The RNA shown here (transfer RNA) has 82 nucleotides and comes from a Patescibacteria group bacterium. Its mean pLDDT, the model's own confidence on a scale to 100, is 81. Rfam family: tRNA. Its family is annotated with triplet codon-amino acid adaptor activity in the Gene Ontology.
[in-house]
RNA sequence: GCCCUCGUGGCGGAACUGGUAUACGCGUAUGAUUCAGGAUCAUAUGCCGCAAGGCUUGUGGGUUCGAAUCCCACCGAGGGCA
Numbered sequence: 001g002c003c004c005u006c007g008u009g010g011c012g013g014a015a016c017u018g019g020u021a022u023a024c025g026c027g028u029a030u031g032a033u034u035c036a037g038g039a040u041c042a043u044a045u046g047c048c049g050c051a052a053g054g055c056u057u058g059u060g061g062g063u064u065c066g067a068a069u070c071c072c073a074c075c076g077a078g079g080g081c082a
Stems, first nucleotide, its partner, number of pairs: 001081007010026003019065001027045006046055003058074005
């Protein structure tokens, strides 16, 4: 230099053929249980906002009624070729 794969909440990781983003698990918070802790159980848990609502899939654009998903350019990680 060229080619391929990947990038989603605090972490792991789903999301079908473009049609409710964050299912599920971990973690965390509060409560129950316990003398206390662990384990277990219940509820809650992306961000901003008093609320209504708004924003969010590495970054910036594009296509579309609608994009995590398709297209382009960049950034980053891994692999291959030379």